[in-house]
RNA sequence: GCGCGGUUAGCUCAGUGGUAGAGCACUACAUUGACACUGUAGGGGUCGGCAGUUCAAACCUGCCACCGCGCA
Numbered sequence: 001g002c003g004c005g006g007u008u009a010g011c012u013c014a015g016u017g018g019u020a021g022a023g024c025a026c027u028a029c030a031u032u033g034a035c036a037c038u039g040u041a042g043g044g045g046u047c048g049g050c051a052g053u054u055c056a057a058a059c060c061u062g063c064c065a066c067c068g069c070g071c072a
């Protein structure tokens, strides 16, 4: 230098054009003498960045950044 994969909640990851989700974690309440477990409710996101396509983009396209793998 070229190619491929990845980047979404605190962590691990879904979501392949039409309201951003799950598990764990966190907070409150219920329960207990207390803790744990369990149940219910809740908070938490500029979807890596910029631009483009589209009525509409986490999703499609281009460039850039970072991480990993391969080729030279």
Base pairs, nucleotide, nucleotide: 001071002070003069004068005067006066007065010024011023012022013021018055026042027041028040029039030038048064049063050062051061052060
Molecule: transfer RNA
Organism: Verrucomicrobium sp. GAS474